[in-house]
RNA sequence: AGGAUGAACGCUAGCGGCAGGCUUAACACAUGCAAGUCGAGGGGUAACGGGUCACUUCGGUGAUGCCGACGACCGGCGCACGGGUGAGUAACGCGUAUGGAACCUGCCUACAACAGGGGGAUAGCUUCCGGAAACGGGAAUUAAUACCCCAUAAUGUUUGGUUGUGGCUUCACAAGCAGACCAAAGCUUCGGCGGUUGUAGAUGGCCAUGCGUACCAUUAGUUAGUUGGUGAGGUAACGGCUCACCAAGGCAGCGAUGGUUAGGGGUCCUGAGAGGGUAGUCCCCCACACUGGUACUGAGACACGGACCAGACUCCUACGGGAGGCAGCAGUGAGGAAUAUUGGUCAAUGGGCGCUAGCCUGAACCAGCCAUGCCGCGUGCAGGAAGACGGCCCUACGGGUUGUAAACUGCUUUUCUGCGGGAAGAACCUCUUGUACUUGUACAAGAUUGACGGUACUGCAGGAAUAAGCAUCGGCUAACUCCGUGCCAGCAGCCGCGGUAAUACGGAGGAUGCAAGCGUUAUCCGGAUUCAUUGGGUUUAAAGGGUGCGCAGGCGGUUUUGUAAGUCAGAUGUGAAAUCCCGGGGCUUAACCCCGGAAGUGCAUAUGAAACUAUGAGACUUGAGUAUGGGAGAGGGAAGCGGAAUUCCUGGUGUAGCGGUGAAAUGCGUAGAUAUCAGGAGGAACACCGGUGGCGAAGGCGGCUUCCUGGACCAAUACUGACGCUGAGGCGCGAAGGCGUGGGGAGCGAACAGGAUUAGAUACCCUGGUAGUCCACGCAGUAAACGUUGAUCACUAGGUGUAGCGGGUAUUGACCCCUGCUGUGCCGGAGUUAACGCAUUAAGUGAUCCGCCUGGGGAGUACGAUCGCAAGAUUAAAACUCAAAGGAAUUGACGGGGGCCCGCACAAGCGGUGGAGCAUGUGGUUUAAUUCGACGCAACGCGAAGAACCUUACCUGGACUUGACAUCUCGGGAAUUCCGUUGAAAGACGGGAGUGCCUUUAACGAGGAAUCCGAUGACAGGUGCUGCAUGGCUGUCGUCAGCUCGUGUCGUGAGAUGUUGGGUUAAGUCCCGCAACGAGCGCAACCCCUAUCUUCAGUUACCAUCAGGUGAUGCUGGGGACUUUGGAGAUACUGCCCCGGUUAACGGGGAGGAAGGCGGGGAUGACGUCAAGUCCUCAUGGCCUUUAUGUCCAGGGCUACACACGUGCUACAAUGGUAUGUACAAAGGGAAGCGAUCCCGCGAGGAGGAGCUAAUCCCAAAAAGCAUAUCAAAGUUCGGAUCGGAGUCUGCAACUCGACUCCGUGAAGUUGGAAUCGCUAGUAAUCGCGGAUCAGCAUGCUGCGGUGAAUACGUUCCCGGGCCUUGUACACACCGCCCGUCACACCAUGAGAGUUGGCUGUACCAGAAGUCGUUGGGCUAACCCGCAAGGGGGGUAGGCGCCUAAGGUAUGGUUGAU
Repeated sequence: AGGAUGAACGCUAGCGGCAGGCUUAACACAUGCAAGUCGAGGGGUAACGGGUCACUUCGGUGAUGCCGACGACCGGCGCACGGGUGAGUAACGCGUAUGGAACCUGCCUACAACAGGGGGAUAGCUUCCGGAAACGGGAAUUAAUACCCCAUAAUGUUUGGUUGUGGCUUCACAAGCAGACCAAAGCUUCGGCGGUUGUAGAUGGCCAUGCGUACCAUUAGUUAGUUGGUGAGGUAACGGCUCACCAAGGCAGCGAUGGUUAGGGGUCCUGAGAGGGUAGUCCCCCACACUGGUACUGAGACACGGACCAGACUCCUACGGGAGGCAGCAGUGAGGAAUAUUGGUCAAUGGGCGCUAGCCUGAACCAGCCAUGCCGCGUGCAGGAAGACGGCCCUACGGGUUGUAAACUGCUUUUCUGCGGGAAGAACCUCUUGUACUUGUACAAGAUUGACGGUACUGCAGGAAUAAGCAUCGGCUAACUCCGUGCCAGCAGCCGCGGUAAUACGGAGGAUGCAAGCGUUAUCCGGAUUCAUUGGGUUUAAAGGGUGCGCAGGCGGUUUUGUAAGUCAGAUGUGAAAUCCCGGGGCUUAACCCCGGAAGUGCAUAUGAAACUAUGAGACUUGAGUAUGGGAGAGGGAAGCGGAAUUCCUGGUGUAGCGGUGAAAUGCGUAGAUAUCAGGAGGAACACCGGUGGCGAAGGCGGCUUCCUGGACCAAUACUGACGCUGAGGCGCGAAGGCGUGGGGAGCGAACAGGAUUAGAUACCCUGGUAGUCCACGCAGUAAACGUUGAUCACUAGGUGUAGCGGGUAUUGACCCCUGCUGUGCCGGAGUUAACGCAUUAAGUGAUCCGCCUGGGGAGUACGAUCGCAAGAUUAAAACUCAAAGGAAUUGACGGGGGCCCGCACAAGCGGUGGAGCAUGUGGUUUAAUUCGACGCAACGCGAAGAACCUUACCUGGACUUGACAUCUCGGGAAUUCCGUUGAAAGACGGGAGUGCCUUUAACGAGGAAUCCGAUGACAGGUGCUGCAUGGCUGUCGUCAGCUCGUGUCGUGAGAUGUUGGGUUAAGUCCCGCAACGAGCGCAACCCCUAUCUUCAGUUACCAUCAGGUGAUGCUGGGGACUUUGGAGAUACUGCCCCGGUUAACGGGGAGGAAGGCGGGGAUGACGUCAAGUCCUCAUGGCCUUUAUGUCCAGGGCUACACACGUGCUACAAUGGUAUGUACAAAGGGAAGCGAUCCCGCGAGGAGGAGCUAAUCCCAAAAAGCAUAUCAAAGUUCGGAUCGGAGUCUGCAACUCGACUCCGUGAAGUUGGAAUCGCUAGUAAUCGCGGAUCAGCAUGCUGCGGUGAAUACGUUCCCGGGCCUUGUACACACCGCCCGUCACACCAUGAGAGUUGGCUGUACCAGAAGUCGUUGGGCUAACCCGCAAGGGGGGUAGGCGCCUAAGGUAUGGUUGAU
């Protein structure tokens, strides 16, 4: 990613059907309505209508209960239903199943029986009084289906007996007996409606019981009417429900008590299911009605729209006192993200009252509002390619896409608009007429009754007409480009995106998904086998308790038999309806609704089965145990004994050191140490044996002897008879360190002191040293208490050690050999495991029981509790925070890890740099500019193989704008060339000369090519930016020996193997071996130069021989021998010999050879690394610029100069300088050139010009060297900087700013600190020569030859590299990663002297209303006695008592806030 919702928010919105709509403040409520009805119960007549009478101004007025009716009142029934809400409640409240033999039931139904006779009041009305009001009081009078008395009466109630049947803890039913007690109401239109008693039914209720029903044990004990009994009271009824007395019980680890949260269920959502979540609408039950308490009435209430009291709040008031309760329907305020109209009607359904008509009904039925949800319909359909226009769409500029989309043509009309028609839902009741009969009922016909509503539905006309959005497009996840932005703005579910080319931000075009909706947010399930019953784990990832004993609990060997609790089978009852599922049916369909069926896994009852579990009884021996006999052992406890060593003490010998360390010092010692000898004291530990040997549950246990004592093992028999395993709590044991009391104290040694080390050193090292270590008795209770592996039992290939005890064969005996049991190790197969690994001592396969785990951190912490003397231990969270933490293995990289090897890497040498002066580059500074780039090696004599102008990119100033350069278009001249003015030049202005080539034409002319000028716009231009957008090229590791692939094999995989190993090499070079076999890029070879030879060819080279010639010279003829030149070949391969080596590769030595083991040198640079360098060589994307960041010109700058660094040159001198003479190269260059002889100049050079297009001529002198002379250790005859003067050359031009020459001047410097560079042979060192660039300028660069060394023991160390291996918490890879303190701000939490709320316990005070009890001297119609007065009986106001709400006092608990 899916599904769901009483939803909300954002954007959008055509219609209809069906449903739903305060989840928050059980917060407060204005206003209206929501429960009345009956005149056929009653007295009556306030209002309305009618009749009658009277009066009349003709409008009416008055009288009259006469009639219809009816306010208020008495009376009856109803108001306990219907409707609302979910605060409380963890409960018999709810669900389910039972029971009531312990109960009630108005109205309704059926049956049976009855209703006789009396009496006294009272409201209303009238009148008087009080009060603001609400309302109240007095008097007089009156009725009833109101009230009372008497009578009648049982099958009623109650008391006491009897019998039968059934049940049974109680009793029920039936039939008898004897006592006592209890009824009634009338009205009427005469049709009817009521009343009383009893029985039965129906309905509704009440009570009891089994089972199920949230979280917390950091809530473990709780309970006094509490548990039970007897008796009494009370109730409809059982019951401590209440009371008196008696007993001391009841509940609880199967969770009592306490706390927190919550109405319960049918259902609903999700899920494959098991489960998890939920409780709105509909149905059932419960609870509540402003908060708390109480009863009354009644069939029923402790009562939503009743009463009383207390409290809070609101309102009225005349201040005295009163009124109220929307969690009914609308509606208001408030709260909130959020939830509707102060609507219509009783037409239908239902309810109340009534004989009825009817009245009432915010129940209900309808309508209104809301896309809140579900369902349905539509916004058109067909054709139509110039693939149109337009796109601030894209583009490779060709086109593509939007797109058959549009336009356009035809069609349709659901919807829409207008005009018409028009329901079902209606059956009753009532009225009228008729028929039938049993004469007040039935039937038939007609009339009458619709809120919704002129609605649904339907006919006609019109016309594509009225109707599409939202989200997304980096991956997960369907869908891509451009522009803008530039770690900003922003996005984001997770990973993450954005720092100039963003498919991720914002916009656009396009696309994808859904669609009258679409997204987001919130919540639930799913995915999640991520709490695992189905269905997980515990060596190393989180997780085995430190270890044993053991109560409860769980589990348990073989066999016989009984029971039937579990289990199994079919049956019966129930499991409400609605919902889900299946089959039908009705709305045009669907949603929705109706009918029928199935299901409802559950509970209960009865019957049956008996295998298994359980249970009762019995039996067995294999599990377990006991007895007998053995041997092994650091098993435990106590006592005693022993020697070695350290230290100390005493004495002797002896003298200056000892001790200690990396090196030292502190320390000890001349007061005699250390050393050494003898004697003594004391404490602790037990060398060798000693061993992955032994014992123990673990911790742990080690000299010897004795005593006491536990366990395991082996062998053979006997006995008991399941006695067993595990084990929450509980109880023991439990290293080191620590604590308490008392001893002891040799050595060692926390703390502490001193000395060192060090930046520091509260450490490591050294010298001392206290607790402690030791003993006894207590406490503590933890460890990496580890095999990081719980205990027990069974099963599942082996091999080889070791310890203990046996057996067998054989033997006189011992060994050897074979074999059993128990323990302890190693290797290894199947199997298993994420892998590593484990593997009969399992981490394999099964069984039983226990402990423990559920992302990292916070944290094994806080709070609480328990334990402890303390230290602390045990138990054990949350807030907050992160997107990881972790395991095993892999490839790299790294290591002050290991092994092997190489390199001028070190070492051994030679010469330098670093010091001086100068040259050159860089940094810095300066400047108008000092253009730019390069920055460890791998920037810095680098780009630059050559900045006076140019170069030149920089600066200042002067100019140009289609441009200095390219292409196209238009106009003109057409090549070209000369001159003048002005200017610093560029340029500007002006004048002159001059027309060519090609095609065509008779000619004029026209056109064209090259070229120039002017104009227009497309465009040019940019050494502007980005080398982190790029190509190409290059540097570097490194000429290091490496880097890979195919197939196969191994591994879950990353990967490995090959490429490792043994040798060898310069080399992944080669050989051998090997689950590898092959191959590629690298190595080597092929290429070039060089060293030797052969052959061919020879001039400009050469000259041996022959000849000629000269002062001299290959000068000449000639030669092809030599040198040499350049073609082609040869040669070197460990080929040969010896030795070593694996009969190998190869190595060592030798011969031969010009050269010997790659002969020397060059070119050649694998896969890759460094975002290495370069956009200023070139190319190029993007960006920027376009009268300038382009172009031209003059001058300046790149050459500056307190300073620092790099690279060089020259020196500091005698291995030298100077002077003179003299010898020998190679490789190059030369026509805008090299330039000879000769002449001039001290010289640079000048004049002049032979030769040379070059094996011919020139540059060209090679220099070190050699020979001779001089200098004599000095700032010099060293050194040459600097400066002055004079010149030469190049060049338009040497001022800034060239090189060289001559004369003069003559600085620093006397061999260079720390440090550092190059070089292994024709090398270093030293000497000169050439070339490129170039007008000129070389100490640089690059070639060439001359002279020509020293050293390498060796690989320990420094640096770099290669291979193997090892560790890793690194992977931008050690320049990594990472820990803690501190500073500041903020967030969350603990503690805190306290402060302030909520809830609640206990004790006490006080106590409204009210029931009950008691009293009742006051008051008192009915009944009784009495003539009466009066009395009696009964009742009652009031008083008292118990109980008790709110309230108060005191003191606790708990939980918030601060």
This is a predicted structure of a 1458-nucleotide RNA (small-subunit ribosomal RNA) from an uncultured organism.
The coordinates come from a structure-prediction model, not an experiment, and the mean pLDDT is 85.
Rfam family: Bacterial small subunit ribosomal RNA.
The RNAcentral record of the sequence draws on ENA and SILVA.